This is a predicted structure of a 702-nucleotide part of an RNA (large-subunit ribosomal RNA, domain II) from a sediment metagenome.
Context: one part of a larger RNA
RNA sequence: GCCAGGGAGUUUCUGCUGGUGGCGAGGUUAACCUCGGAAGAGGGAAGCCGUAGCGAAAGCAAAUGCCCGCAGGCGACGAGGGGCGAGGUGUGUUCGCCUUGAGUCACUGGCAGAUGACCCGAAGCCGGUCGAUCUAUGCGUGGCUAGGUUGAAGCCUUCUGAAAGGGAGGUGGAGGACCGAACCGGUGCUGAUUUACAAAUCGUUCGGAUGAGCUGCGUAUAGGGGUGAAAGGCCAAUCUAGACCGGUGAUAGCUGGUUCCCCCCGAAACAACUUGCAGGUUGACCUCUGGCGAGGUAGGUAGUGUGGUAGAGCACUGAUUGGACGGUUAGGGAGGGAGACCUCUCGCCGCCCUGUCAAACUCCGAAUGCGCUACCGCUGUAGACCCAGGGAGAAAGGGCGCCCGGGGUAAGCUUGGUGUCCGAAAGGGAAUGAACCCAGCUCUACGUUAAGGUCCCCAAGUGUCGGCUAAGUGUGACCUAAAGGGCGUUCACAUCCGAAGACAGCCAGGAGGUUGGCUUAGAAGCAGCCAUCCUUCAAAGAGUGCGUAACAGCUCACUGGUCGAGGGUGUGGGCACCGAAAAUGGACGGGGCUCAAGCCGACCACCGAUACGUAGACAUGAGAAUGAGUAGGGGGGCGCUGUGCGUGGGCAGAAGGUGGGGUGCAAGCUCCACUGGACCGCGUACGGUCGAGAAUCCUGGC
Numbered sequence: 001g002c003c004a005g006g007g008a009g010u011u012u013c014u015g016c017u018g019g020u021g022g023c024g025a026g027g028u029u030a031a032c033c034u035c036g037g038a039a040g041a042g043g044g045a046a047g048c049c050g051u052a053g054c055g056a057a058a059g060c061a062a063a064u065g066c067c068c069g070c071a072g073g074c075g076a077c078g079a080g081g082g083g084c085g086a087g088g089u090g091u092g093u094u095c096g097c098c099u100u101g102a103g104u105c106a107c108u109g110g111c112a113g114a115u116g117a118c119c120c121g122a123a124g125c126c127g128g129u130c131g132a133u134c135u136a137u138g139c140g141u142g143g144c145u146a147g148g149u150u151g152a153a154g155c156c157u158u159c160u161g162a163a164a165g166g167g168a169g170g171u172g173g174a175g176g177a178c179c180g181a182a183c184c185g186g187u188g189c190u191g192a193u194u195u196a197c198a199a200a201u202c203g204u205u206c207g208g209a210u211g212a213g214c215u216g217c218g219u220a221u222a223g224g225g226g227u228g229a230a231a232g233g234c235c236a237a238u239c240u241a242g243a244c245c246g247g248u249g250a251u252a253g254c255u256g257g258u259u260c261c262c263c264c265c266g267a268a269a270c271a272a273c274u275u276g277c278a279g280g281u282u283g284a285c286c287u288c289u290g291g292c293g294a295g296g297u298a299g300g301u302a303g304u305g306u307g308g309u310a311g312a313g314c315a316c317u318g319a320u321u322g323g324a325c326g327g328u329u330a331g332g333g334a335g336g337g338a339g340a341c342c343u344c345u346c347g348c349c350g351c352c353c354u355g356u357c358a359a360a361c362u363c364c365g366a367a368u369g370c371g372c373u374a375c376c377g378c379u380g381u382a383g384a385c386c387c388a389g390g391g392a393g394a395a396a397g398g399g400c401g402c403c404c405g406g407g408g409u410a411a412g413c414u415u416g417g418u419g420u421c422c423g424a425a426a427g428g429g430a431a432u433g434a435a436c437c438c439a440g441c442u443c444u445a446c447g448u449u450a451a452g453g454u455c456c457c458c459a460a461g462u463g464u465c466g467g468c469u470a471a472g473u474g475u476g477a478c479c480u481a482a483a484g485g486g487c488g489u490u491c492a493c494a495u496c497c498g499a500a501g502a503c504a505g506c507c508a509g510g511a512g513g514u515u516g517g518c519u520u521a522g523a524a525g526c527a528g529c530c531a532u533c534c535u536u537c538a539a540a541g542a543g544u545g546c547g548u549a550a551c552a553g554c555u556c557a558c559u560g561g562u563c564g565a566g567g568g569u570g571u572g573g574g575c576a577c578c579g580a581a582a583a584u585g586g587a588c589g590g591g592g593c594u595c596a597a598g599c600c601g602a603c604c605a606c607c608g609a610u611a612c613g614u615a616g617a618c619a620u621g622a623g624a625a626u627g628a629g630u631a632g633g634g635g636g637g638c639g640c641u642g643u644g645c646g647u648g649g650g651c652a653g654a655a656g657g658u659g660g661g662g663u664g665c666a667a668g669c670u671c672c673a674c675u676g677g678a679c680c681g682c683g684u685a686c687g688g689u690c691g692a693g694a695a696u697c698c699u700g701g702c
Base pairs, nucleotide, nucleotide: 001702002701003700004699005698006697012114013113014112015111016110017109018108019107020106021105022104023103026049027048028047032043033042034041035040053060054059065084066083067082068081072077086099087098088097089096090095118257119256121254125247126246127245128244129243130242136221137220138219139218140217141216142215143214144213145211147179148178149177150175154171155170156169157168158167159166160165183208184207185206188204189203191202192201223239225235226234227233260637261636262635263634264633265632270283271282272281273280274279285393286391287390288389289388290387291386295379296378297377299376300375301374302373303372304371305370306369311364312362313361317358318357319356322353323352325350326349327348329347331346332345333344334343335342336341397422398421399420400419401418402417403416405414406413427438428437429436442617443616444615445614446613447612448611452607453606454605455591456590457589461604463603464602465601466600467599468598474593475592484578485577488575489574490573491572492571493570494569495568496567497566505562506561507560508559509558511535512534513533516530517529518528541556545554546553618627619626620625638691640688641687642686643685644684645683646682647681648680649679656675657674658673659672660671661670662669663668
């Protein structure tokens, strides 16, 4: 891992609420007793619930009558129901509660509380035991330590010294001395190994190796205790409190799992409170049952109210541009004056004009929204709205559009509001995609469309008309680049020039005062500063650029000629271009596409969904009609097993097994053959350790 078998809402008591049944103003026994083999039967009102309430209590203590009215009914009437009246009680008396009789016992469904309480799962806490054959330390008694090196004290000899002492040589053999096997250890390779040779090993390297050394055997210390040259180390592969058994099914707001079918409806991820934020309780939202009996209202239109947002505005509160005026403002600075004080200036304050800003400003003020009313529409007596009760789930939401806040006018970001979808929604489109577009699904067949498409992959146009693009731009809705730049190209508008000849090219001229003045070494149109006149003329600047040391020279403006028809400038729009860098080679889904198979506009046809239509079938519903669905509520069934009753099958072959046929929407049921070799069905009623794929599930097999 696979297969087989096992594997999770149960038990008892109490209560709430339905159903069924018995008896009924009553209902019912409990312990216990008797009989009986048992099953059970008979007895047993103690007690409990109900039959009266009100009042804190003392205590007091409920005639029934009249009217309306649902179902029904021609009507009168009218169970239940509603109202009035009457009554009981209460110092509360304009009020509260109660009164015109239905309960109780049993069984059973749902739910709650207590109980292990749907199942499995802790780490833990406590008790009693068992452990020092591992290891820590102590004690008793034994054992072990190749070889080599160094050479302390002491001693001897000798030298020296007055001596104390000192030197030298020898001897000697000390040391938690040195090197290094056994032995003990375990430093680096962060080597090998890491389903290992091994739950700590292997290789190499390395530390100690006469010592606080290593070691055998015996013995002692025990769990909040020991032992510890101290690391929370070690106490039998276990230690920040051993192991085993017990309390024990500890507790777990946490994780996982929780077993057959079909039908109807179908959520929530919000609000409030919470030692509350992974949980709960109440409400909202879902479902089921009962009651009531006529309206209800998501949509539209109109009317009438409400409001202070968008916008706008500056009248208030504040902010704020420029200017005028005013101000004893104990303001700063400067000047004048002997001083008082005066003048100028920079601020400050006020007012006027002017130009602005605001979520916490408003003299104003929409759209949308919200309340009420009327009508239309829709819906409702086959019972809506509303009321009461049983059962829930949910209380981690998410994307997208719009309106705001936070953030960086970032986020698949975050807090709200509003709508929608996903959640719990299949089908078609977007190559591919939870929530983008179309569209809300019983089954079958055919047809028509939606979004989106129609060259091929690939169903349908190589469709029609008119433009644009040359960039493979594009062929990319959301989801896929900007500021900026350019004689790309196209369209529109404005304006100027032009047969009295424009624009471009070519030919010619482009002069004189003058080298303007200043400056300067020089400055002559052309370093710089100032001025920028006059003349001749068809025209020619005190000069547009190049150039010179300065001149010179070239050129331009400007003019004539030649030529012969459009030319120049600006603004706005369309489509393209540059701007444009990412990691394997490469993406419009691909092929490929250029008067398109791209983009813009107009039009016709076709394809294309579970949509719509038609026909048939099933289910629900009186019908019209309806039929997606997680959590969840409700309804109806299938199967397993046992018991009672009834009724059947079986050695002429039961159950079970294997293979096949049939049938039911399904759970399933049934038939045939073979196998098997002795039990097994069906109906009904009552019971239940009753349905497996998951739980790192349990056991076994392979």
Its Rfam family is "Bacterial large subunit ribosomal RNA". Its family is annotated with structural constituent of ribosome and ribosome in the Gene Ontology.